[in-house]
A computed fold for a 1442-nucleotide RNA from an uncultured bacterium, annotated as small-subunit ribosomal RNA.
Rfam family: Bacterial small subunit ribosomal RNA. Its family is annotated with ribosome and structural constituent of ribosome in the Gene Ontology.
The RNAcentral record of the sequence draws on ENA, Greengenes and SILVA.
The coordinates come from a structure-prediction model, not an experiment, and the mean pLDDT is 83.
């Protein structure tokens, strides 16, 4: 929120202890009293008498009951317990008494005062109201005997002197009943005190003056600093005092396996409080929710002078809130005051009444029913599902609706709010009665459609950017039900505060080391008590609840009985192992003693030698010093180098060692002294003197700081020269504080082993220092054994792993110190040290869903190794300039159609744009269409021919023109309709297929075992070796698959068979293999042999294989091709084709004409021709392979200077055609912008084609640019390869410098892998996994966010000094007023007792100067968060300086 049908039983201001309007919640007793009213009787009247009924006085009760949860951290609560330190009305029990008097006063009436609330004076009255006497023990008080008991102080009988103290009546005709008093005893309620327990904060660490304790006085019911005087200084604190937040506590609730954690609503007990703070009063009992006095705030009367109020009682109201009900009935029942009672009175309590708050329990129907109805949805168009669900057929009526009847709840009679209610009976009809929530994973549920990172969802990951099972909505499902959802809150899950039951090498975590204080823990035998333990009893653990049983109720919630149980606390009795105290005792833990030898362990004092640098002189001359390469600097005024002399501080080369010492930090020349502390031997002495260690104390590198001295070398800071964009750095040159010494401070470090200290235990191996012992020897050395430190190595065992591993991170114990996602932050405030710097202690606010370890496969590295490859390198032409081709960008344009973009687009799609192609763009048309299929209806056409408009599509009219038949009609075609057709339109990031790289690179990967908590490893990796995961060995692996090879094709050599069109030695023939012949040869095509590390010989491991050879046309995959593992790149392609979904449907289709794809300041790629003499040019002369040829390819021949034309012979082809240049032979140029180059342009001309203007090729003549080898920078090739020279196909009506192929001639050079690019393998490192085009820091800018400081200011809070000082207790007694009693005859006095006044104490109030929280604050600090800011590039790879 959405939804609502009933009934049982319970619940119901969590917030303003805020304010409060109206009723109403405590009275009662006339049988205490006295008087008044109204009514009836009597009575003439006064009056008397009964009944009601009442304001006073008087009794009891208003201290229960009902609310609340503000304070309270406390003896308040809970428990056990004490009370020899107390009270207790009413009640119950039993005793005892009640004699005999007095004064008054309210009501009332007169008379004031005032609005009013109330009052004042005067008279007169009553008692169960007061007050004396008297009487009295069990009461109480002094003083006193003796007796018992116990707990210090005392209790408790018994007994004697004194001395104080009671009473009320009422009713009744009466018994008699109800009261009164006095004490005892009992029950209940209560008061005090004590033990344990009872939240949080130390960023609160000292607190305390009546405080802590005695004496003497006070005072309560009682103890007692409760209280005063005096006296002593005392009490409490780390076992958290004192402040400070917070809170009523318990039984018990809610959860949890339990132990815990959270809670304290309803019922129950205990406390507090009753507008706010103080007080007393009555009274058995308050310091009194609906009594009294005072102060404050506030409300409301008012005549302004003074009055009244207190709902945290039940209803109700405003008002705060998300949020919480009638201003009801009734006292019929429980129960409570009062009464003798009847009864009164009870918002206690029973009951309705609201309201899904909650538990429970029942209804909306039940059976049958397939045409699987309609209709939604959905679809692959078949279906499928809603769904036995409805419909329909039978049938029941709970509940709710109508009617009749009608309790119990009342223990004798009467008496019922509830209630005409529960409940029976009847009546009628499936009738009136179902939602909400979900359906991506966690989690049970699935499709369609809109929507397009939009709207929106979300506990968490995470959905949404055009096919969303996550949004919205439907259709279905799944789940709960009168309730579903959502939100709070608590607990659980979470062992995530770990007592049960956790950790700290490396995730968060061991103090920097020490001696030692409090405390914790603590060796053997004995003994006796028992404090802890244990063991059994007794009390107690209220009730209600929880567990278990019964019982009625409907069987449920609920209710009633009945058992059982229960932690702890108290207390009696026992036990003596084990802890603790007591006492005795030992010697093995500890420590002394003595003997011994190592050691850079401290602290002081001296002494020494090298080197640096500096000075002083000599030799001696341009240079020197530095650097990656410079430059500053320094030197001709003599440097640097060298010689001798001096001088000054500072460190100690070699020895020197994962060698010693020290706790730690740290400790190095040598020599003296002064001293600590381990070790070893010994066993003479103490007798547990032990470990640990909060707090406190000491000691601690470097740097810094302070005083003072010293100062050579190095050196922050700073200065210059370099480097760079930039260089406040890295690198030079200098250089000042500091280093060094004497006090003193600082107190931290990756103080690290990242590992707290002790004990003890639990395989080994193998080094090294010190010591003892034995063996052995002449002695040494060597070997065995022990102790003690210091390393590696491994096994159990442990670890998340990685690693520990007797020097534990093992197995145990005992102390101590730390952690509890990460950021903010080791920061802020405070508190403590400190000159300062700063150090310690140590937070929140917000913020994020992580950060973080280990270890694993990848990628990556300006990390390593080992290997290939035209990748370098050696080399040969090259591009990259110049002109032209042709492709891209830009640019332009009506369009210059798309696409293709780093290698792997860019002479690519396109194997050939003039029209067509064409997909663009301008104009003109067509709308069932150019093209497919279908059904309807019309119609006879179709076509082919010249015409005639038109740019043409196209229209129009003329001529020609037709098939089967059963005569119904078909074929066919054409118009009209309908269904559809189209589409080079989007999306290649929805797809198929194809395709390109990486790469022909050596690799990808599975079974099955095996290792691992796992992810994965293993194999696949090592040791060899190849082109190769090729192949042998070896190994937890043994086998396998796609790849590699081969198998396929071409080539190279032969052998066979065959011989046309080919071939031709010999024969014969010609101009010619022309022809007869041959079939050797060539060749040509079929099958075949050859090559296989076979063979020999080094080399290796006796493998594999390499290397040399032999022998062979060929030799180690002979040469060339096809072939492309598992993947990558969301590579490419929707435009070759198909294809989902979107779109569009008189246009984005289709069709016609003309334009464009061909434009041109510019930039690129890829080519083509050159730049020339190894050449041009020019005559003459050779030789090919492969391959095309019928709308073809064309020979001889003639024509033209060619292009080409005429013409046609062969020839669908080993037969005819197309058909070669470079080459070689001669001449020429002679080094030039040329006889090189050929661009451009003119001029005629040729071919194709309707058509060459935009826009084709080609020929002649003519013209005759630019270019003289080409910057940075880049490409190809290792052999029949490059380079250079032509041919030939295909595309094609025409266009080729382009692509595909083919031959010709035809080198060079490879030392080698050090570097550049790709790659493979192993390592290694990583903060990267979108994988280095990763990641990522930090100023600044900008926004929002929370928080520090802060001149200040403004509220609260608890105290503290003084001031003033209400009521009122207490004390005082100077005034004054007074019936009761005493004296007196009275006056009057006396006691007592009120008023007022003084005194202490005393809330509110006031003024101060401090403490303390909290809000505000200009300005500031930093901090966090924010798809695309700027600046650089510190970090992760050796991150380019670790």
């Nucleotide at each position: 929120g959405c939804u609502g049908g009933c009934g049982g039983c319970g619940u119901g201001c969590c917030u303003a202890a805020c304010a409060c309007a109206u009723g109403c919640a405590a009275g009662u007793c006339g049988a205490g009293c006295g008087a008044g009213a109204u009514a009836a009787g009597c009575a003439c009247a006064a009056g008397c008498u009964u009944a009601u009924u009442u304001a006073g006085c008087g009794g009891c009760g208003g201290a229960c009951g009902g609310g609340u949860g503000a304070g309270u951290a406390a003896c308040g609560c809970g428990u056990a317990g004490g009370u020899a330190a107390c009270c207790u009305g009413g009640c119950u029990u039993a005793u005892a008494c009640a004699g005999g008097g007095g004064g008054a006063u309210a009501g009332c009436a007169c008379c004031g005062g005032g609005a009013a609330a109330c009052u004042g004076g005067u008279g007169g009255u009553a008692a169960u109201a007061c007050c004396g006497c008297a009487u009295a023990g069990a009461u109480c008080a002094a003083c006193g005997a003796g007796a018992u008991g116990g707990c210090a102080u005392c209790a408790u009988g018994u007994u004697g002197u004194u001395g104080a103290g009671a009473a009320a009546g009422g009713a009744g005709a009466a018994a008699u009943c109800c009261g009164g008093u006095a004490g005892a005893a009992g029950a209940u309620g209560g008061g005090c005190c004590u033990g344990c327990g009872u939240c949080c904060g130390a960023u609160u660490a000292g607190c305390u003056a009546g405080u802590u304790g005695g004496u003497g006085g006070g005072g309560u019911a009682a103890a007692a600093g409760c209280u005063u005087a005096c006296c002593a200084a005392g009490g409490c604190g780390a076992c958290g005092a004192u402040c400070g937040g917070u809170a009523g506590c318990c039984g018990g609730a809610c959860u949890g396996a339990g132990a815990g954690g959270u809670u304290g609503a309803a019922c129950g007990g205990c406390c507090a409080c009753a507008u706010u703070g103080g007080g007393a009063c009555u009274g058995a009992g308050a310091u009194a929710c609906g009594g009294c006095c005072c102060a404050g705030a506030c409300u409301c009367c008012u005549a302004c002078g003074g009055g009244a109020g207190g709902c945290a009682g039940c209803a109700g109201u405003g008002g705060g809130g998300g949020a919480u009900a009638u201003u009801g009935c009734g006292c019929a029942a429980u129960g409570g005051g009062g009464g003798a009672a009847a009864c009164c009175c009870u918002g206690a309590c029973g009951c309705a009444g609201c309201a899904a708050c909650g538990c429970c329990g029942c209804g909306u129907g039940a059976a049958g029913g397939a045409a699987g109805a309609a209709g939604g949805u959905u679809u692959u168009c078949g279906g499928a599902u809603u769904g036995u669900a409805a419909a329909c057929u039978u049938u029941u009526u709970u509940g709710a609706u109508c009617a009749g009847g009608g309790a119990a709840g009342a223990g004798a009679g009467a008496g019922g709010a509830c209630a005409g209610u529960a409940c029976c009976u009847g009546a009628g009809g499936a009738a009136c009665a179902a939602g909400c929530c979900a359906c991506g994973g966690c989690a049970a549920a699935c499709u369609a459609c809109g929507u397009g990172c939009c709207a929106g969802c979300a506990g968490c990951c995470g959905c949404g950017g055009u096919a969303a099972u996550a949004c919205g909505u439907a259709g279905g499902u799944g789940g709960c039900a009168a309730g579903c959802g959502u939100u709070g809150u608590c607990c659980g899950g979470a062992a995530u505060u770990a007592c049960u039951g956790g950790g700290u090498g490396u995730a968060a975590a061991g103090g920097g080391c020490g001696a030692g204080u409090a405390g914790g823990c603590g060796g053997g035998g004995g003994u006796a008590g028992a404090a802890g333990u244990c063991a059994u009893g007794u009390g107690u653990g209220a009730a209600a609840g929880g567990u278990c049983g019964u019982a009625a109720g409907a069987a449920g919630a609920g209710u009633a009985c009945g058992a059982g149980a229960g932690a702890g606390c108290a207390u009696g009795u026992g036990a003596a192992a084990c802890u603790a105290g007591a006492c005795c005792u030992c010697u093995u833990g500890a420590g002394u003693g003595c003997u011994g030898g190592a050691g850079a362990g401290g602290g002081a004092a001296g002494c020494g030698g090298a080197a640096u640098u500096c000075c002083u002189a000599g030799u001696g001359u341009a240079g020197c010093g530095g650097u990656g390469a410079a430059a500053u600097g320094c030197g001709u005024a003599g440097a640097u180098a060298u010689u001798a002399g001096g001088a000054a501080g500072a460190a100690c080369a070699c020895c020197a060692g994962u060698g010693g010492c020290g706790a730690a930090g740290g400790c190095g020349g040598c020599u003296u002294u002064c001293u600590g502390g381990a070790c070893a031997g010994u066993a003479a002495c103490u007798g547990a003197c032990g470990c640990u260690g909060a707090g406190g104390c000491g000691c601690g590198a470097a740097a810094g700081c302070g005083u003072g001295g010293g100062g050579a070398g190095c050196a922050a800071a700073c200065a210059g020269g370099a480097u760079u964009a930039g260089a406040u750095a890295c690198c030079c040159u200098g250089g000042u504080a500091g280093u060094c010494c004497a006090c003193g401070c600082u107190g931290u470090a990756a103080a690290c082993g990242a590992u707290g200290g002790a004990u003890a235990c639990u395989a080994g191996g193998u080094g090294u220092a010190g010591g003892g012992g034995g063996u052995a020897u002449a002695a040494a050395a060597u070997c065995c054994u022990u102790c003690u430190g210091u390393g590696c190595c491994g096994g159990a065992g442990u670890u998340a792993a990685c690693a520990c591993a007797a020097u534990a991170a093992g197995u145990a114990u005992c102390c101590c110190a730390c952690c509890u996602g990460g950021g903010g932050a080791g920061u802020a405030c405070g508190g403590c040290c400190g000159c300062a710097a700063g150090g310690u202690u140590g937070a929140a606010a917000c913020u994020c869903a992580a950060a973080g370890g280990a270890a694993u496969u990848g990628a990556c590295g300006g990390g390593g190794g080992c290997c290939c490859g035209c990748a370098c390198a050696a080399g040969c032409a090259g591009u990259g300039g110049a002109g032209u081709a042709u492709g891209u960008g830009g640019u332009u344009u009506a369009a210059u159609u798309c696409g293709a973009a780093g290698c792997a687009a860019c002479g690519c799609g396109a194997a050939g744009a003039a029209c067509c192609u064409u997909a663009c763009c301008a104009g003109g048309a067509c709308u069932u269409g150019a093209c497919a299929u279908g059904c309807a209806c019309a119609u006879g056409a179709a076509u082919a021919g010249a015409g005639u408009a038109g740019a043409g599509a196209u229209a129009c009219g003329c001529u020609a023109g037709g098939c089967c038949u059963u005569c119904g009609g078909g074929a066919c075609a054409u118009g009209u309709g309908c269904a559809c057709a189209g589409g080079u339109g989007g999306u290649g990031c929805a797809u198929g297929g194809u395709u390109g790289u990486c790469g022909u690179c050596a690799g990808c990967u599975c079974g099955u075992g095996u290792c691992g908590u796992g992810a994965g490893a293993u194999g696949u990796u090592g040791g060899g070796u190849u082109a190769a995961g090729u192949c042998c060995c070896g190994c937890a692996a043994c086998g396998a698959g796609c790849g590699c090879a081969a198998c396929c094709c071409u080539u190279g050599u032969u052998g066979u068979u065959a011989g046309u069109u080919a071939c031709c030695a010999u024969c014969a023939u010609u101009a010619a293999g022309u022809u007869g012949g041959g079939g050797a040869c060539u060749c040509u095509a079929a099958c075949g042999a050859g090559a296989c590390u076979g063979c020999c010989g080094g080399u290796g491991a006796u493998a594999a294989a390499u290397c040399g050879g032999a022998g062979g046309a060929a030799g180690g995959u002979g040469a060339g091709g096809a072939u492309g593992a598992c993947g990558u790149c969301a590579a490419a392609u929707c435009a070759u084709c198909a294809u989902g979904c979107c779109c569009u449907a008189u246009a984005u289709g289709u069709u016609c004409u003309g334009g464009g794809c061909u434009a041109c300041a510019c930039a690129c790629g890829u080519a083509c021709u050159a730049c020339a003499a190894u050449g041009g040019c020019u005559a003459c002369u050779a030789c090919a392979g492969a391959g095309g040829g019928g709308a073809g390819c064309a020979a001889u021949c003639c024509c033209g200077u060619a292009a080409g034309g005429g013409g046609g012979a062969g020839c669908a082809a080993a037969u005819c055609c197309c058909u070669a240049a470079a080459g070689g032979u001669g001449g020429u140029c002679c080094c030039a912008g040329u006889u090189c180059g050929g661009a451009u342009u003119g001029u005629g001309g040729g071919c194709u084609g309707a058509a060459a203007c935009u826009c084709g090729c080609c020929c002649a003549c003519a013209u005759g640019a630019a270019g003289u080898u080409g910057g940075a920078a880049u490409u190809g090739c290792u052999a029949g390869u490059a380079a250079u020279u032509g041919c030939a196909g295909g595309u094609c009506g025409g266009c080729a410098u382009a692509c595909u192929g083919c031959a010709g001639u035809g080198a060079a050079u490879a030392c080698g892998u050090u570097c550049u690019c790709g790659g493979g393998c192993c390592u290694u490192g990583u903060a990267c996994a979108c994988a280095c085009c990763g990641c990522c820091c930090g100023u600044c800018a900008c926004a929002c966010c929370a928080u520090g400081a802060g001149a200040g200011u403004c509220a609260g809070c608890a105290a503290c000094a003084c001031c003033c000082g209400a009521a009122g207790u207490c004390a005082g007694g100077g005034g004054u007023u007074a019936a009761a009693c005493c004296c007196g005859a009275a006056a009057g006095g006396g006691a007592u007792a009120g008023c007022a006044c003084u005194g202490c104490c005393g809330a509110a109030g006031g003024u101060g100067g401090g403490g303390u929280u909290g809000g505000c604050g200009a300005u500031u600090g930093g901090g966090g968060u924010g798809a695309a800011g700027u600046c650089g590039u510190a970090a992760c790879a050796a991150g380019g300086u670790a």